Source information: The prediction has a mean pLDDT of 87. This is a predicted structure of a 519-nucleotide part of an RNA (small-subunit ribosomal RNA, 5' domain) from an uncultured bacterium. The RNAcentral record of the full RNA draws on ENA and SILVA.
Context: one part of a larger RNA
RNA sequence: GAAUGAACGCUGGCGGCGUGCUUACACAUGCAAGUCGAGCGAGGCGUGUAGCAAUACACAGUCGAGCGGCGAACGGGUGAGUAACGCGUGGAUGACCUGCCCUUCAGCGGGGAAUAACCCGGGGAAACUCGGGCUAAUACCGCAUACGACCGAGAGGUGAAAGCGGGGUCGCAAGAUCUCGUACUGAAGGAGGGGUCCGCGUCCGAUUAGCUAGUUGGUAGGGUAAUGGCUUACCAAGGCGACGAUCGGUAGCCGGCCUGAGAGGGUGAUCGGCCACACUGGAACUGAGACACGGUCCAGACUCCUACGGGAGGCAGCAGUGGGGAAUUUUGCGCAAUGGGCGAAAGCCUGACGCAGCAACGCCGCGUGGAGGAUGAAGGUCUUUGGAUUGUAAACUCCUGUCAGCAGGGAAAAAGGGAUGAGGCCUCAUACGUCUCAGACUUGAUUGUACCUGCAGAGGAAGCCCCGGCUAACUCUGUGCCAGCAGCCGCGGUAAUACAGAGGGGGCGAGCGUUAUUC
Numbered sequence: 001g002a003a004u005g006a007a008c009g010c011u012g013g014c015g016g017c018g019u020g021c022u023u024a025c026a027c028a029u030g031c032a033a034g035u036c037g038a039g040c041g042a043g044g045c046g047u048g049u050a051g052c053a054a055u056a057c058a059c060a061g062u063c064g065a066g067c068g069g070c071g072a073a074c075g076g077g078u079g080a081g082u083a084a085c086g087c088g089u090g091g092a093u094g095a096c097c098u099g100c101c102c103u104u105c106a107g108c109g110g111g112g113a114a115u116a117a118c119c120c121g122g123g124g125a126a127a128c129u130c131g132g133g134c135u136a137a138u139a140c141c142g143c144a145u146a147c148g149a150c151c152g153a154g155a156g157g158u159g160a161a162a163g164c165g166g167g168g169u170c171g172c173a174a175g176a177u178c179u180c181g182u183a184c185u186g187a188a189g190g191a192g193g194g195g196u197c198c199g200c201g202u203c204c205g206a207u208u209a210g211c212u213a214g215u216u217g218g219u220a221g222g223g224u225a226a227u228g229g230c231u232u233a234c235c236a237a238g239g240c241g242a243c244g245a246u247c248g249g250u251a252g253c254c255g256g257c258c259u260g261a262g263a264g265g266g267u268g269a270u271c272g273g274c275c276a277c278a279c280u281g282g283a284a285c286u287g288a289g290a291c292a293c294g295g296u297c298c299a300g301a302c303u304c305c306u307a308c309g310g311g312a313g314g315c316a317g318c319a320g321u322g323g324g325g326a327a328u329u330u331u332g333c334g335c336a337a338u339g340g341g342c343g344a345a346a347g348c349c350u351g352a353c354g355c356a357g358c359a360a361c362g363c364c365g366c367g368u369g370g371a372g373g374a375u376g377a378a379g380g381u382c383u384u385u386g387g388a389u390u391g392u393a394a395a396c397u398c399c400u401g402u403c404a405g406c407a408g409g410g411a412a413a414a415a416g417g418g419a420u421g422a423g424g425c426c427u428c429a430u431a432c433g434u435c436u437c438a439g440a441c442u443u444g445a446u447u448g449u450a451c452c453u454g455c456a457g458a459g460g461a462a463g464c465c466c467c468g469g470c471u472a473a474c475u476c477u478g479u480g481c482c483a484g485c486a487g488c489c490g491c492g493g494u495a496a497u498a499c500a501g502a503g504g505g506g507g508c509g510a511g512c513g514u515u516a517u518u519c
Base pairs, nucleotide, nucleotide: 001519002518003517004516006515007514008513009512010511013366014365015364016363017362018361019359020358025322026321027320029319030318031317034070035069036068039067040066043063044062045061046059047058048057049056050055077277078276079275086202087201088200089199090198091197092196093195096194097193098192101190102189103188104187105186106185107184109143111141112140118133119132120131121130122129123128149158150157151156163182164181165180166179167178168177169176170175203249204248205247210240211239212238215237216236217235218234219233220232221231222230252274253273254272255271256267257266258265259264279300280299281298282297283296302313303312304311305310330356332355333354334353338352339350340349341348342347369399370398371397372396379390380389381388382387403460405455406454407453408452409451413446416442417441420438421437422436423435424434425433463508464507465506466505467504468489469488470487474503475502476501477500478499484491485490
């Protein structure tokens, strides 16, 4: 000199864009993951019909439970652990997996037995739970079929599925049939995602020198999506190490960021990629995917409820509280946009996100007025008492109108959604569906915000540090090795440009200094 997620002192007008950490300490409260009725049965509400009524039936809706599906493995947080194929980089996978999505091929036939909800009964303070009975499905289980798949040398064998919604024709109806869409099953390929392995790189200590028995290799069995001592049995006695094994300490890694001419050094906040963790330790279940932050089980510590028998909980999600600390924010608004989950869609959910609030914490921009104005006013300070300086500074005159204030106007961010109409495709079809075009109407938290115009009037808006040398800037008074200053050298003991005050000056400026840390 540059820099900081800074803090402290004094001071403080506005705006834009960012940023906001310590004890991986404990947490009150609210919210942060749901959705689908176009998978299913029953129920409540509503409307209509029949009935004196109880009630029954139908309808297109709506509501909250249940079964079922998908999601909940993403998104969000944190950095404890980890010196490791964890990360970075480059490869391998002839040793692998992959839901949703895309392309292609083949199918989607016929049956069965249950169970929640519901009803009845029981236990419990509660959390909840048990027994009996009824019922449905895209839930579950067989049968059939098998292009391809898998097993097998071959012959051959094994193994699937589910419906739902819309429209037309026929029929009194049940239903039959044609068609569209979307689901479903088997398989191949793709995309994106992941698993595993390897080369190289990745802090300090030798006042850590030897370490190792599933240890190193083989055979066989098991296990995994998959290789492998991953695991087990047996056999052999190996394997690593001064090119630093082992042990100890420290630490998430990287893109980057800071500094520097560079080489290098330091660092790993915000943003992006990867990893690890979710009260502590352990374990598996479900699933395409977890050994799972807001799932389950066991053990532990802690907190809470209890009828003492037994139960409940996990903010390192967003806010917020206590505590710790020099120190780090609101228990805000909205799903309008972007993105995500579910859904055919409308839509619902979304503390992701978009915004607003607080904080000069940082960077950037703007303002606190401009021009004229000499009797060089008064006052202050110094003085050799002549004057000098503050100083065009003020007063005064003429202007301007940024920002703030008030008044009026007022965006962009909106893409979408959508009654209806036209055309194309599909089709037996001028249904339905779908695509394109047109389209009444309609969607903004921020927000009456940005921006624009007008009004009035210099009015509301400057401080901080320094002045001995380094280092830009000097005098007076007070003090008298005292009080004090100080980054280094050093000042202060009666003329202190070094302490304190004042005048003057220098520097930076909504900041200025100090402290800490890095180069």
Its Rfam family is "Bacterial small subunit ribosomal RNA".